[in-house]
RNA sequence: GACGACAAGGGCAAACCCUCCGCGAGGAGGAGACGCAAAGCCACGGGACCCACGCGGUCAGCCGGGCUGCCGAAC
Repeated sequence: GACGACAAGGGCAAACCCUCCGCGAGGAGGAGACGCAAAGCCACGGGACCCACGCGGUCAGCCGGGCUGCCGAAC
């Protein structure tokens, strides 16, 4: 560098439910764990979704890509 274990110590948190914000997709907080080795960050390409249809918006836990990062068995 690549890779990713029935490793160690940690981390995040789907659905459901509650409160708030938003027309909506959805978002924030709480609670909760289905999962995740980038499930950390970024709408650049594709895709899906929403709309008050505009020079609009949402999704990074859909797939690529970019940036950053903990650990160290095997290969």
c-di-GMP-I-GGC riboswitch aptamer, 75 nucleotides, folded computationally. The prediction has a mean pLDDT of 91.